[in-house]
RNA sequence: GACGAACGCUGGCGGCGUGCCUAAUACAUGCAAGUCGAACGCACUGACGUCGACAGAAGGUGCUUGCACUGGAAGUUGAUUGACGUGAGUGGCGGACGGGUGAGUAACACGUGGGUAACCUGCCCUUAAGCGGGGGAUAACAUUUGGAAACAGACGCUAAUACCGCAUAAAAGUUGAGAUCACAUGGUCUUAAUUUGAAAGACGGCCUUUGGCUGUCACUUAAGGAUGGACCCGCGGCGUAUUAGCUAGUUGGUGAGAUAAAAGCCCACCAAGGCGAUGAUACGUAGCCGACCUGAGAGGGUAAUCGGCCACAUUGGGACUGAGACACGGCCCAAACUCCUACGGGAGGCAGCAGUAGGGAAUCUUCCACAAUGGACGAAAGUCUGAUGGAGCAACGCCGCGUGAGUGAAGAAGGUUUUCGGAUCGUAAAACUCUGUUGUUGGAGAAGAACAGGGACUAGAGUAACUGUUAGUCCUUUGACGGUAUCCAACCAGAAAGCCACGGCUAACUACGUGCCAGCAGCCGCGGUAAUACGUAGGUGGCAAGCGUUGUCCGGAUUUAUUGGGCGUAAAGCGAGCGCAGGCGGUUUUUUAAGUCUGAUGUGAAAGCCUUCGGCUUAACCGAAGAAGUGCAUCAGAUACUGGGAAACUUGAGUGCAGAAAAGGAAAGUGGAACUCCAUGUGUAGCGGUGAAAUGCGUAGAUAUAUGGAAGAACACCAGUGGCGAAAGGCGGCUUUCUGGUCUGUAACUGACGCUGAGGCUCGAAAGUAUGGGGAGCGAACAGGAUUAGAUACCCUGGUAGUCCAUACCGUAAACGAUGAAUGCUAAGUGUUGGAGGGUUUCCGCCCUUCAGUGCUGCAGCUAACGCAUUAAGCAUUCCGCCUGGGGAGUACGACCGCAAGGUUGAAACUCAAAGGAAUUGACGGGGGCCCGCACAAGCGGCGGAGCAUGUGGUUUAAUUCGAAGCUACGCGAAGAACCUUACCAGGUCUUGACAUCUAGCGCCAAUCCUAGAGAUAGGACGUUCCCUUCGGGGACGCUAAGACAGGUGGUGCAUGGUUGUCGUCAGCUCGUGUCGUGAGAUGUUGGGUUAAGUCCCGCAACGAGCGCAACCCACGUUUCUAGUUGCUACCCGUAAGGGAGCCCUCUAGAGAGACUGCCGGGGACAACCCGGAGGAAGGUGUGGAUGACGUCAAGUCCUCAUGGCCCUUACAUCCUGGGCUACACACGUGCUACAAUGGUCGGUACAAUGGGUUGCAAAAUCGCGAGAUGGAGCUAAUCCUCAAAGCCGUCCUCAGUUCGGAUCGGAGUCUGCAACUCGACUCCGUGAAGCUGGAAUCGCUAGUAAUCGCAGGUCAGCACACUGCGGUGAAUACGUUCCCGGGCCUUGUACACACCGCCCGUCAAGCCAUGGGAGGAGGGAGUGCUCUAAGUCGUGAUGCUAACCCGCAAGGGAGCUAGCGCCUAAAGCAAGACCUCUGACUGGGGCU
Repeated sequence: GACGAACGCUGGCGGCGUGCCUAAUACAUGCAAGUCGAACGCACUGACGUCGACAGAAGGUGCUUGCACUGGAAGUUGAUUGACGUGAGUGGCGGACGGGUGAGUAACACGUGGGUAACCUGCCCUUAAGCGGGGGAUAACAUUUGGAAACAGACGCUAAUACCGCAUAAAAGUUGAGAUCACAUGGUCUUAAUUUGAAAGACGGCCUUUGGCUGUCACUUAAGGAUGGACCCGCGGCGUAUUAGCUAGUUGGUGAGAUAAAAGCCCACCAAGGCGAUGAUACGUAGCCGACCUGAGAGGGUAAUCGGCCACAUUGGGACUGAGACACGGCCCAAACUCCUACGGGAGGCAGCAGUAGGGAAUCUUCCACAAUGGACGAAAGUCUGAUGGAGCAACGCCGCGUGAGUGAAGAAGGUUUUCGGAUCGUAAAACUCUGUUGUUGGAGAAGAACAGGGACUAGAGUAACUGUUAGUCCUUUGACGGUAUCCAACCAGAAAGCCACGGCUAACUACGUGCCAGCAGCCGCGGUAAUACGUAGGUGGCAAGCGUUGUCCGGAUUUAUUGGGCGUAAAGCGAGCGCAGGCGGUUUUUUAAGUCUGAUGUGAAAGCCUUCGGCUUAACCGAAGAAGUGCAUCAGAUACUGGGAAACUUGAGUGCAGAAAAGGAAAGUGGAACUCCAUGUGUAGCGGUGAAAUGCGUAGAUAUAUGGAAGAACACCAGUGGCGAAAGGCGGCUUUCUGGUCUGUAACUGACGCUGAGGCUCGAAAGUAUGGGGAGCGAACAGGAUUAGAUACCCUGGUAGUCCAUACCGUAAACGAUGAAUGCUAAGUGUUGGAGGGUUUCCGCCCUUCAGUGCUGCAGCUAACGCAUUAAGCAUUCCGCCUGGGGAGUACGACCGCAAGGUUGAAACUCAAAGGAAUUGACGGGGGCCCGCACAAGCGGCGGAGCAUGUGGUUUAAUUCGAAGCUACGCGAAGAACCUUACCAGGUCUUGACAUCUAGCGCCAAUCCUAGAGAUAGGACGUUCCCUUCGGGGACGCUAAGACAGGUGGUGCAUGGUUGUCGUCAGCUCGUGUCGUGAGAUGUUGGGUUAAGUCCCGCAACGAGCGCAACCCACGUUUCUAGUUGCUACCCGUAAGGGAGCCCUCUAGAGAGACUGCCGGGGACAACCCGGAGGAAGGUGUGGAUGACGUCAAGUCCUCAUGGCCCUUACAUCCUGGGCUACACACGUGCUACAAUGGUCGGUACAAUGGGUUGCAAAAUCGCGAGAUGGAGCUAAUCCUCAAAGCCGUCCUCAGUUCGGAUCGGAGUCUGCAACUCGACUCCGUGAAGCUGGAAUCGCUAGUAAUCGCAGGUCAGCACACUGCGGUGAAUACGUUCCCGGGCCUUGUACACACCGCCCGUCAAGCCAUGGGAGGAGGGAGUGCUCUAAGUCGUGAUGCUAACCCGCAAGGGAGCUAGCGCCUAAAGCAAGACCUCUGACUGGGGCU
């Protein structure tokens, strides 16, 4: 894009089309094929008219006024004529057309083009001739018999355009003769002899009426045409080879038969043929075509409507009639089904139009009319016509129209959303003005109609003439649709919009709900609490009386590639050769014209497509003309190329001659080294083996060593990206025999002899198989020993098949260059093997040229890239093989091969959305290289054992609040939980609230006191504020009231900001421009050195730059200057405190200097830099700190703070009391104290620094054993608080659970505080536990460091073994980078990218799905053989039957018919197989989860 569509939601109108795709299932009911009386007989009705009989009204006349006459209507009845008709029958024509369906059919069925010298053709047209004369029946009808019916029989009568002879002619057949033509058989024409026809009919007209003439329509014969059919042939259009052989009337011949006609179409005989890899046969599927859909086209798909052909009519078979059938609405038979029945027997065929049931996702009215078109019959009127024309139903499709138009901002209300300002629906609505398509009502109102027939008139031909006929003109007459289309008027904006989508593809976004649920989904995928993806709403986008979904087809898809693909690594080159068929093929000349090209003719139906024009208001739709239809056939021409024929050539190919090299092949012989074994000698305790061992061998003498012998297998060095081989597999000691090929040179010979190669054939490593040998070493299986969690392995000791030989099989390999064979062309350079030629050379050799091999580098070109590149994966040609997403699967089934193992060929169901290639960046590696770090090593001291402290887990609890979790949680948040803190628990309160803002009112406060209570709180008393002012008031504060709101240490650190940890103070991380690459990306940043460093130097398609490094900053170390108080002292006074004097020194704190590889020597590349030295307080970043790149860990924190969603709101908020965070079987982390003599105790004595202090630090003095108390000098601090400890000098202890160690417990106290019970610290007295240096494992530290010693500070009412700082004393060791851990750079491999804590294989367990095998079971279509044979044709044919014709006087016969019989044969039955489908206990593998 399309559709005969279906489904969901929705639905105003009209036009034109379309409408059982499934059950070729079964059908109720009605209709769909009749017509002709101008072919015929019969029966019936019987109009108008005529005649007779009965009867006698109105009216009229006369008058006795109710009588007579007249009159003859209506009516009844009989006879006659007999129109228009009705019914069945005989007869003719038509029921072979029209209409339906697509089951069958892979076929001359269809399409296209031819042939028939091998044929037929009713009605129709043209031409010619004719239409004479006879006969016998029969239906209807009447009578009758049987039967339920359907129907059947008997007897009697009758007609014809029914039937049958005769005459006549043409024609045909047979036989004979002649002429002529042709593509074979043969055709055409002429002529002689022999067999076959009619309706004297029908209806008119005229007249001269026993009848004649004539018109029209019939009828017969012949010739021709037209139409329709029949048969034959070439070509074309499906799948499967897991269907490879098929065929007996089969193929052909001769003869007879049959037919309209050729032919094995059928039959008899004869021959043995025919088809097939260019796909026979079999199986499956299917009506074919014009066309339709799609596509740029080539193609692909389809076979509805319309048209052409075919086939079929419940299933199967058969013939009859006829011009035509083997017949949809005919016949006979068989079968199934349905119906009727009196049970004896009968009837039926919607795949005609409607309609019903059923099936199904699904497909309409039991309508109107013959008015038009067409058909049958008829002379015609006309009859019939479910063909057809119309209407109805269905948005099923296409096309058209409408659902209103203009103005209208207060941007209304309302909805949605919001950053609360607004935004949007939105000029949309309302409102005002207008229109009336459609709608409703009323009115007017077509075209489609031309006829035919009848009447009148005119003319032509014809006739003796008329009638008639033919042609024309005039009049008359016909509409289902339908009062429809169309037109006019009136009326009202009134009655008329939905569907889908909105993550990307793909136009269109927000809110709420939900929370991996519910659900969505075409692909990718969405949903786990902020979903533009689910559901709803608002908005938006698209299409629109429709919209979406599903299904199918084409396109995109160059994704089967003819146009127009590929095969080194993505799928794909057969393991290799030889070679039949086939395909392709060198140079020249000539011929032919098959291919090829050009022109012409015929055909390619109509419709459709396309172009133009026209008709419906437009369009869809319809009409006309043209073009096209790329095809097929025939004819004519051209001859370059291809092909065929002929003749030549030598360059392709081959032969000859002269040389060359070689692990080429087969066979025989032979050699040495080594291993093993055997024998003997020497010799003694181990040998062997491994990472280490053990099994094993050995005192019965091994291993080792020496000599001799045996056997088998393999051939060291030479040896080489060297050689050989028709190719691949392959080939290696030496000699001999036989044998194949290659290369070089030459140019004598042949003259295209060539290339490739489906099938086929041959060769084909190793392993394996069979038979017979052989068996040294090695060595599957197996055994033992090790290793290991295990070890059916790797390692070791043994060891059987095998490996070897001969013969036969197997036929596969990563059989690889993952690269088929052949030919030609296309830059170079360099090695090497075998030749040839030339130059030079005494020789060795060297150089140049050229063939044939074998390697490397490399240009153009190619390639997705990697790479290939004269040995192509380049440029071309020829031929073969192979591929078409991954898995299932090289599996199953079948077939072939094989002794077997197995091989070759080779699917499907199902399942996934990928699988794969090459390259890139990272990450990783029990890969490699280089380098660093207290990383190891070298050392020192610890932890892990004990007690205690502290944190965590666990457990417990009403609660033991919460967080932190490897390094990077665990003396962490917490720089300090008795209350508070506090977030937890129990109980008790409160609800605009403990806290903030706004509104209104009040001025009642606060503080204090009393009462109740555990307190919060409640009640009462006392009390009556402050600031500004323009004096009106305003504000602060507090109370009361209502509502907005407050509040939350509630959740989410995986929504966030900020901040922090870690890799890591590791040296890295990037950018701009340029260049390279299709691209991801690369380069720079790599390389050579060097550094602590991406630090610096050199080189370089890179040149620069940024964040990091370093430096700048702080402290310490030296010094100068400045300045001297509270500091200092060369001095004086003084007990001290202090004072005076001074600022040299110390110190303090400001500004400077100093260090930069600057200097020297050596190394290095003349560099960077390194080593050593000098000087210097300090030397190579001087030491320490601060400083933390891009990023990683969804690392930590919502309980510091801030913050989005969510949640609570008389509670998850607030307040209070008490409790808890302090529990305690246990486990872990971090510390303190120790275990002692380098120590403890006691006494004496020396030397710091950093800090803090007014709610504070606090001295002296006094009291207390002490904690401490009293006290209050001094200090807002270089001034006071303020004493360091280890150390040193002495005493005692003397190796013990102690004068070590101090836990625990008892008692007594001090201090802080409202309060010390749960639950503080400290003091004193007493008690005196474990512990004697700590398993595996593990931590810190490289110098003023470790270790050790004390001091201070923060937090803090009080509480420090923790933390942060300060100084005192003060070591040991570093060979070095193999290893452990972590890190950096380069490189390599990768199937990893959540990145090795990755990915991923197989079994097992569970569920589901499809599938193979399977004892069997069920069904199906087709074939074969046999049996039986219906109907029927054909043959035969009675002793049965018979009107026509013939013989006969007659009887009878001829002749004809029939029963019966024979051949064939549908259905049925029997038998054995082949094929297909379904099913099956059990079983095999596969897929998904």
RNAcentral holds the sequence, with entries from ENA and SILVA.
Predicted 3D model of a 1489-nucleotide RNA (small-subunit ribosomal RNA) from an uncultured Bacillota bacterium.